[in-house]
């Protein structure tokens, strides 16, 4: 330099055009003599810019970052 893959809560990850889900974490409460475990409720995310579309996390283009392969 070229090609490919990926980027989603603090962390790990699901989501192939129609309300963004789970685990973990955090907060409050319940349970207990206390802690732990367990239970209920709640907070928290689509890398950036543009395009297509009635509608984009999803499709297209460019950029940035990480990884893999080739040179």
């Nucleotide at each position: 330099g070229c090609a490919c893959u990926g980027g989603u809560a603090g962390u790990u990850u699901a989501g192939u055009g129609g309300u963004a889900g789970a685990a973990u974490u955090c907060g409050u409460c319940c349970c207990u003599g206390c802690c732990a475990c367990g239970g209920a409720c709640g907070g928290g995310a689509c890398c950036c810019g543009g395009g297509u579309u009635c509608g984009a996390a999803u499709c297209c283009c460019g950029g940035c970052c990480a990884g893999u392969g080739c040179a």